The part of an RNA shown here (small-subunit ribosomal RNA, central domain) has 350 nucleotides and comes from a metagenome. The full RNA is in RNAcentral, with records from SILVA. Its mean pLDDT, the model's own confidence on a scale to 100, is 91.
Context: one part of a larger RNA
RNA sequence: CUGGGCGUAAAGCGUGCGCAGGCGGUUUCGUAAGACAGAUGUGAAAUCCCCGGGCUCAACCUGGGAACUGCAUUUGUGACUGCGAGGCUAGAGUAUGGCAGAGGGGGGUGGAAUUCCACGUGUAGCAGUGAAAUGCGUAGAGAUGUGGAGGAACACCGAUGGCGAAGGCAGCCCCCUGGGCCAAUACUGACGCUCAUGCACGAAAGCGUGGGGAGCGAACAGGAUUAGAUACCCUGGUAGUCCACGCCCUAAACGAUGUCAACUAGGUGUUGGUGGGGUUAAACCCAUUAGUACCGUAGCUAACGCGUGAAGUUGACCGCCUGGGGAGUACGGCCGCAAGGUUAAAACUC
Numbered sequence: 001c002u003g004g005g006c007g008u009a010a011a012g013c014g015u016g017c018g019c020a021g022g023c024g025g026u027u028u029c030g031u032a033a034g035a036c037a038g039a040u041g042u043g044a045a046a047u048c049c050c051c052g053g054g055c056u057c058a059a060c061c062u063g064g065g066a067a068c069u070g071c072a073u074u075u076g077u078g079a080c081u082g083c084g085a086g087g088c089u090a091g092a093g094u095a096u097g098g099c100a101g102a103g104g105g106g107g108g109u110g111g112a113a114u115u116c117c118a119c120g121u122g123u124a125g126c127a128g129u130g131a132a133a134u135g136c137g138u139a140g141a142g143a144u145g146u147g148g149a150g151g152a153a154c155a156c157c158g159a160u161g162g163c164g165a166a167g168g169c170a171g172c173c174c175c176c177u178g179g180g181c182c183a184a185u186a187c188u189g190a191c192g193c194u195c196a197u198g199c200a201c202g203a204a205a206g207c208g209u210g211g212g213g214a215g216c217g218a219a220c221a222g223g224a225u226u227a228g229a230u231a232c233c234c235u236g237g238u239a240g241u242c243c244a245c246g247c248c249c250u251a252a253a254c255g256a257u258g259u260c261a262a263c264u265a266g267g268u269g270u271u272g273g274u275g276g277g278g279u280u281a282a283a284c285c286c287a288u289u290a291g292u293a294c295c296g297u298a299g300c301u302a303a304c305g306c307g308u309g310a311a312g313u314u315g316a317c318c319g320c321c322u323g324g325g326g327a328g329u330a331c332g333g334c335c336g337c338a339a340g341g342u343u344a345a346a347a348c349u350c
Base pairs, nucleotide, nucleotide: 004321005320006319007304008303012318014201015200016199017198021194022193023192025088026087027086028085029084030083031082033081034080035077036076037075038074039073040072041071042070049065050064051063052062053061054060091191092188093187094186095185096184097182098181099180103177104176105175106174107173108172109171110154115149116148117147118146119145120144121143125136126135162169163168206247207246208245209244210243211242215241216240220236221235222234223233258317259316260315261314262313263312266295267294268293269292270291271290272289273288274287275286276285277284299306300305323350324349325348332343333342334341335340
């Protein structure tokens, strides 16, 4: 290289956008680069193959032929690919009209609860556990009432529900803003798909500067438990968790399933549309469409299972895998303030 694979055995980049590259709907005309066919030249000898010959055979040596699947020139063909020109509307998009939504950013605001503060009532306990103790409390705690402060998160609704490319997103109101779906027309006319490098986004933890700090709570301290207990349990508690700006760039970043397109039985639920029937209005029924779940046919699969949202049948493009350990490590490069990230071996060993 050919070939085989990637849900769970090794293997889908965390996600998107996208240059180069690869691939690309339908039709007409042209062209002839690819392609195909013919001819000519060349394709050294040896080797390989076929038919013979020589060593007693064979290996070996040797005569002839074929072949050398290639390259160049030339003639032709015009289906297919390319290229050029012109059309088309089924892909893609735009406009108009509706619809749903925790999609994103900013500002404002509400109630419950925890904690703290002040004052009132009130008296001996409270808290905690398997049981305790540390802790809090006669300097008046806990309980209860009133008032106040502050931070963080939004019970019920709430869902197997919705939205988003993924990470993720939830009280309510306002402003700015992205995307999606549906129906019917009109318009553009292949404008498309994928995408190495690149760019952007990217939970939590962590880092820098400045704020904030109620609750929770790494570290830490104490009390228990225990043979010990650098833990599990308890009492405290600092970073952090929150905000602004700037970094970090990882994850069981999971559907452990790349993106796009086409085709291939059904059934049940649910969310958002549309059309029809039905109703005073609903409910409800039928059809269709976009999601989201469950069951299941064919088929696939090592099995488990998947099954029109495929892991079925195919095509386009990208990424990745090649025994375990050493090792996602060393060295070097790049990135980072650091922590570290990314790219990524070998010796050796089984």

Its Rfam family is "Bacterial small subunit ribosomal RNA". Rfam links the family to the GO terms structural constituent of ribosome and ribosome.